Molecule: transfer RNA
Organism: uncultured Eubacterium sp.
């Protein structure tokens, strides 16, 4: 250069044929202990890389740019 694949909450990481964005852990508050931990319970916390397009409707198709990762050369 070139071909692949990945990017979603603070971290990992789903989201199966386009139709309310979610899980576990962390951190916040409560409860429970003298206390701590462990347990329980509550809420909060998201430009779905970035910009166009298509569509009534986009994380999810399509285009281009951009980080990272493998692989050719």
């Nucleotide at each position: 250069u070139g071909c692949a694949g990945a990017g979603u909450a603070g971290c990992u990481c789903a989201g199966u044929u386009g139709g309310c964005a979610g899980a576990g852990c962390a951190a916040u508050c409560c409860c429970u202990u003298c206390a701590u931990a462990c347990g329980g319970g509550a809420g909060a916390g998201g430009u779905c890389a970035u910009g166009a397009g298509u569509u009534c409707a986009a994380a999810u198709c399509u285009c281009a740019u951009u980080u990272c990762u493998g692989c050719a050369a």